The RNA shown here (c-di-GMP-I-GGC riboswitch aptamer) has 91 nucleotides and comes from a Bacillota bacterium. It was read from a public genome assembly, where an Rfam model found it. Model confidence (mean pLDDT): 89 of 100.

């Protein structure tokens, strides 16, 4: 350097709960531990997830309603890139 112990010393914190926020997806704080050696950081590519607004399409008592695409929302604890780093056993 690569690699990652049943090492030390730490560090994140998933379901669920409570309270804001948001049209939703989800976020943030508190609780909470399933689990993480980059479960730090970056929405770049890709998936996925949600459709307020915008398009189509129908129906209408014309006031709307319903169904479809749609991301410019969202997800780094869903895979890659990128960056940046604590420790040091075996190999």
């Nucleotide at each position: 350097a690569c690699c990652g112990a049943u090492a030390a010393g730490g560090g994140c914190a998933a379901a669920c709960c409570u309270u804001u926020c948001g049209a939703a997806a989800g976020a943030a704080a508190g609780g909470g531990a399933c689990g993480c050696a980059a479960a730090g950081c970056c929405a770049u590519g890709g998936g996925u997830c949600u459709a307020a607004g915008g398009c189509c399409u129908g129906c209408u008592c014309c006031g709307g309603c319903a169904g479809g695409c749609u991301a410019c929302g969202a997800u780094u604890g869903c895979c890659a890139g990128g960056u940046u780093g604590c420790c040091g056993a075996a190999g």